[in-house]
Context: one part of a larger RNA
RNA sequence: CGCUCGCUAAGGAACUCGGCAAAUUAGCACCGUAACUUCGGGAGAAGGGGUGCUCUCGGUAGGUGAAGCCGUACAGGCUGAGCCGAUGCGAGUCGCAGUGAAGAGGCUCUGGCGACUGUUUAUCAAAAACACAGGACUCUGCAAACUCGAAAGACGACGUAUAGGGUCUGACGCCUGCCCGGUGCCGGAAGGUUAAGAGGAGGGGUUAGCCGCAAGGCGAAGCUCUUGAAUCGAAGCCCCGGUAAACGGCGGCCGUAACUAUAACGGUCCUAAGGUAGCGAAAUUCCUUGUCGGGUAAGUUCCGACCUGCACGAAUGGCGUAACGACUGGAGCACUGUCUCCACGAGCAACUCA
Numbered sequence: 001c002g003c004u005c006g007c008u009a010a011g012g013a014a015c016u017c018g019g020c021a022a023a024u025u026a027g028c029a030c031c032g033u034a035a036c037u038u039c040g041g042g043a044g045a046a047g048g049g050g051u052g053c054u055c056u057c058g059g060u061a062g063g064u065g066a067a068g069c070c071g072u073a074c075a076g077g078c079u080g081a082g083c084c085g086a087u088g089c090g091a092g093u094c095g096c097a098g099u100g101a102a103g104a105g106g107c108u109c110u111g112g113c114g115a116c117u118g119u120u121u122a123u124c125a126a127a128a129a130c131a132c133a134g135g136a137c138u139c140u141g142c143a144a145a146c147u148c149g150a151a152a153g154a155c156g157a158c159g160u161a162u163a164g165g166g167u168c169u170g171a172c173g174c175c176u177g178c179c180c181g182g183u184g185c186c187g188g189a190a191g192g193u194u195a196a197g198a199g200g201a202g203g204g205g206u207u208a209g210c211c212g213c214a215a216g217g218c219g220a221a222g223c224u225c226u227u228g229a230a231u232c233g234a235a236g237c238c239c240c241g242g243u244a245a246a247c248g249g250c251g252g253c254c255g256u257a258a259c260u261a262u263a264a265c266g267g268u269c270c271u272a273a274g275g276u277a278g279c280g281a282a283a284u285u286c287c288u289u290g291u292c293g294g295g296u297a298a299g300u301u302c303c304g305a306c307c308u309g310c311a312c313g314a315a316u317g318g319c320g321u322a323a324c325g326a327c328u329g330g331a332g333c334a335c336u337g338u339c340u341c342c343a344c345g346a347g348c349a350a351c352u353c354a
Base pairs, nucleotide, nucleotide: 002348003347004346005345006344010340011339014338019335027051028050030048031047036041038171052093053092054091055090057088062084063083064082067079068078069077070076071074094098106333107332108331109330110329111328112327113325114324118130119129134169135168136167137166138165139164140163147154148153172320173319174318175317177250178249179248182247183246184243185242186241187240188239191238192237193236197232198231202226203225204224205223206222209218210217211216251269252268253267254266255265278312279309290306291305292304293303294302
């Protein structure tokens, strides 16, 4: 020097990414407790004073209950020895200090996220991630859908639409706008397209026969080869319609009011339709430490507003919300060796000597 502890003048977060760590608080009974609230809660809110021992009331109240008595004879009633034995009021008394040691909440205000209790990365993440009751859509009529399995079969379920499967959302409150052009799904079937298959026109080969002096030419039926026409052929696709708590999407330019500014208003182009309510520099805001207000002596964080939303927005849910949280941001009180700024002490380790 290191490790684990203890103590520390004055100050008290000036430390630091951040009060990380440490300190404060602490038991019990009593008094007393706000906003808000889903009336349960918030609450151990906060904040107070009390706490030892002795005596008195008092061996009292009470507990237990031997034995006895009575009756309706039982889980009955009455008396009650012995044993245990307070709280509390009052009085007194000692110390710096009485839950005298040990063990034993720090508190409050205000944002964000997630309703909550739960679950998770065994071994760097416990969370605002997952789950969750609740909501919605959709499939499934039972030999169910779905899943596993070449199959038999099994699961679903010894269940039956108040059931089961899938997907999304995520308590509760108020709500959840517009677009069906694209993609998907559902329905439709007139027309178009269309496979195997059916079909067999046509073409080739062969030759009875015919023509020719000959070489050769033509060539029916049958048989046969064929890369074989028309025509008839489903679903699907095209097509018609529906559907967004299906995948998704939800505009631009110009002008205009008697200061200026702005534009309720108008024009025009495009679109399937041009973002409604609510929220908004936000876990989303680039410019940006936006601007204003608050808090500080001083505040890129924080809180309240504004709206110019680079690039919020309604179950990929929107906005609120009491309670809850080893979650996360900001502030205050208390407290402290975190710090100004270090010092000292104990034990251990290390080191030196034997």